Overview:
The RNA shown here (transfer RNA) has 71 nucleotides and comes from a Burkholderiales bacterium. Rfam family: tRNA. The family's RNA type in Rfam is transfer RNA. Its family is annotated with triplet codon-amino acid adaptor activity in the Gene Ontology. Its mean pLDDT, the model's own confidence on a scale to 100, is 81.
RNA sequence: GCGGGUGUCGUCUAGUGGCAAGACGAUUGCAUUCCAUGCAAUAAACGUUGGUUCGAUUCCGUCCACCCGCU
Numbered sequence: 001g002c003g004g005g006u007g008u009c010g011u012c013u014a015g016u017g018g019c020a021a022g023a024c025g026a027u028u029g030c031a032u033u034c035c036a037u038g039c040a041a042u043a044a045a046c047g048u049u050g051g052u053u054c055g056a057u058u059c060c061g062u063c064c065a066c067c068c069g070c071u
Stems, first nucleotide, its partner, number of pairs: 001070007010024004018054001026042006047063001049061003
C1' cells in the first nucleotide's frame, strides 16, 4: 500500500427499517445486630460524518479504532 471482517451502557452478549433487550457490575431502599446473601427500584449504550428513506442502531459511502490475510 491492497483486500476482508468487527464496532451496541463500565464489562460481556442479543437485536431489528418504527419506544434498544438480557447478564454481570454501580447507586439507593427493604429484609438481617453487622457482613455475606436475597428481593425491589434507579441511572447508564447503537464509533465519526454524510447519503437513501415518512422514519436509520439496522441499508449505502467516507473517516477513525481494532483484528485477519496479501504485498